[in-house]
Molecule: Fluoride riboswitch aptamer (crcB RNA motif)
Organism: Deltaproteobacteria bacterium
RNA sequence: UGCUAUAUAGGCGAUGAAGUCCGCCAAAACCGCCCCGUUCUAUCAGGGCGGGGCUGAUGACUUCUGUCCACAC
Numbered sequence: 001u002g003c004u005a006u007a008u009a010g011g012c013g014a015u016g017a018a019g020u021c022c023g024c025c026a027a028a029a030c031c032g033c034c035c036c037g038u039u040c041u042a043u044c045a046g047g048g049c050g051g052g053g054c055u056g057a058u059g060a061c062u063u064c065u066g067u068c069c070a071c072a073c
Base pairs, nucleotide, nucleotide: 010025011024012023013022016064017063018062019061020060021059032054033053034052035051036050037049038048039047040046041045
C1' cells in the first nucleotide's frame, strides 16, 4: 500500500434542537476573550490565584425554540 473477513455505525467542536457539510478524538477530543493585582517558572514570555470588563444559542450554513435591543403597525 492492496485484498478478504469480522466488528462498529460512537463521542467532541465556550448556552438548546433538527438537517447538511467540515474538523478532531479512542479515553482522548472539549471546557471563550480582554484588562489589573499577586504569585511561581525564568524568559521578555508562560502557568496558578483573586478582581473587573466583553462577544456569541452555529465548528460553518439553513431552520426552529428561548433571550436581548431597535423600528413600524